[in-house]
Context: one part of a larger RNA
RNA sequence: CUCUCUCUAAGGAACUCAUAAAUAGCCUCAUAACUUCAAGAGAAGGGGUGGCUCCUCACAAAGGGGGUCACAGUGACCAGGCCCGGGUGACUGUUUUCCAAAAACACAGUUCUCCGUAAAGUCAUAAUACCAUGUAUGGAGGCUGACGCCUGCGUAGUGCCGAAAGGUCGAGGAAGUUGGUGACUUGAUGACAUGGGAGCUGGCGACCGAAACACUGGUGAACAGGGGUUGUAACUAUAAUGAUCUUAAGGUAGUGAAAUACUUUGUUGGGUAAGUUUCAACCCGUACGAAAGACGUAAUGAUUUGGGCACUGUCUUAAAGAGAGGCUCG
Numbered sequence: 001c002u003c004u005c006u007c008u009a010a011g012g013a014a015c016u017c018a019u020a021a022a023u024a025g026c027c028u029c030a031u032a033a034c035u036u037c038a039a040g041a042g043a044a045g046g047g048g049u050g051g052c053u054c055c056u057c058a059c060a061a062a063g064g065g066g067g068u069c070a071c072a073g074u075g076a077c078c079a080g081g082c083c084c085g086g087g088u089g090a091c092u093g094u095u096u097u098c099c100a101a102a103a104a105c106a107c108a109g110u111u112c113u114c115c116g117u118a119a120a121g122u123c124a125u126a127a128u129a130c131c132a133u134g135u136a137u138g139g140a141g142g143c144u145g146a147c148g149c150c151u152g153c154g155u156a157g158u159g160c161c162g163a164a165a166g167g168u169c170g171a172g173g174a175a176g177u178u179g180g181u182g183a184c185u186u187g188a189u190g191a192c193a194u195g196g197g198a199g200c201u202g203g204c205g206a207c208c209g210a211a212a213c214a215c216u217g218g219u220g221a222a223c224a225g226g227g228g229u230u231g232u233a234a235c236u237a238u239a240a241u242g243a244u245c246u247u248a249a250g251g252u253a254g255u256g257a258a259a260u261a262c263u264u265u266g267u268u269g270g271g272u273a274a275g276u277u278u279c280a281a282c283c284c285g286u287a288c289g290a291a292a293g294a295c296g297u298a299a300u301g302a303u304u305u306g307g308g309c310a311c312u313g314u315c316u317u318a319a320a321g322a323g324a325g326g327c328u329c330g
Base pairs, nucleotide, nucleotide: 001325002324003323004322005321006320008318010316011315014314025049026048027047028046029045036146050068052066053065054064055063056062069073081309082308083307084306085305086304087303088301089300093105094104109144111142112141113140114139115138121130122129147296148295150293153225157223158222159219160218161217162216167213172208173207176204177203178202179201180200181199184195186193187192227245228244229243230242231241254288255285266282267281268280269279270278
């Protein structure tokens, strides 16, 4: 020096990888805000605890009285630290086996869509199979996520659903029309030209022709969206109010420097001697906002954050001691 321990004046988190200390069993008294009346709660905070003897008494346990010993009576081991405030997820639960246990996932509950059974949905080329030996109080899919209070505006775009009159439109069919080829035939024969039925093979094609599209209506707990300029009050400032442009509608309630705020350590107040954190307010938030839910909320959490009590070698600032290792020939 390293490791494991013991102890420490005065102070007591001033320390900042970590940790350590403190509390502790049982009996008894007492127990706040808040609350979904179940809880919160072992809240917090006090007191007692060993032997001996007497009594109640079933011989056990428990209770009561008296006296007594120790610094100390759950005498060792074992064996909750607590309180106040905020964020967040209601809760118990689940998860990245070997860096993340969480505010992520799930959840009961709410809501939307599809599906009448040979169901919808899923696997598969198919047969089959699952769903389901189920039948709408059932099954499948999406979002939200207990509970309380609510969930405001707009259907123009996109999506989805409905309606069926008319419009556009395919393959295919098709009256018709127009080419090629064409046996043969005429010009005595050849070249060349004329006529030419059927068949085969092309082009065009009135007309018939579904869904889709377009048209039309609906639908936001579907995808998504949710304005600008300017004037005005008897100090100033501000603008309840007016004008104008414009949209499908122009962000309502609630909340807000927030897990969201750049400027920003916003401003004011509380807490401290001193507070970029924190709590309570303020609000132009130009990038909150109403089931990718808004705002509250008792209980709950190896969650996150601020403060306090208790406690201590974490520290001021180190000292001493025990054991093991290292060092050394020892």